FMN riboswitch aptamer (RFN element), 146 nucleotides, folded computationally. Its mean pLDDT, the model's own confidence on a scale to 100, is 76.
[in-house]
RNA sequence: AUGUAUCUUUGGGGGUUGGUGAAAUUCCACACCGGCGGUGAUUCGCUUUUCCGUAUCCGGACAUGCGAAAGCCCGCGAACGCCUUAUGGCGCCGAACAGGUGAGAUUCCUGUGCCGACGGUAAAGUCCGGAUGAUAAAAGAUAAAG
Numbered sequence: 001a002u003g004u005a006u007c008u009u010u011g012g013g014g015g016u017u018g019g020u021g022a023a024a025u026u027c028c029a030c031a032c033c034g035g036c037g038g039u040g041a042u043u044c045g046c047u048u049u050u051c052c053g054u055a056u057c058c059g060g061a062c063a064u065g066c067g068a069a070a071g072c073c074c075g076c077g078a079a080c081g082c083c084u085u086a087u088g089g090c091g092c093c094g095a096a097c098a099g100g101u102g103a104g105a106u107u108c109c110u111g112u113g114c115c116g117a118c119g120g121u122a123a124a125g126u127c128c129g130g131a132u133g134a135u136a137a138a139a140g141a142u143a144a145a146g
Base pairs, nucleotide, nucleotide: 002145004143005142006141007140008139009138010137015030017029018028019027031126032125033116034115035076036075037074038073042069043068044067045066046065050061051060052059053058071114072113080091081090082089083088096112097111098110099109100108118129119128120127
């Protein structure tokens, strides 16, 4: 370093706006938000080596390595539906185009868009509730193996 087992911790953001109305954080206007893993030409950060500055400190540079960066590209989870005593199984599972650069971009840059479970309630991505829940997953510890 690798896989396995057990355990621990972590593990979702967003309207005190204006208008109409008897009543709306639900409508209209404007504003705001983006779970986990992967991909990623570019960007950012960090370490080591090397090089430069008279230079084991210090400062700087290239490359390499590592890490981070997509709501709408791929996959997963949650939610929802059915079955099940339960574990769980099956199903369902939103949304992006145009231009630019370039050898190469649905990820960069510019512009304009679009999406967001269920129950409650004046019709809800943002309020209240199931939920001090559950989970994708991340980090760490221990054990034996090899």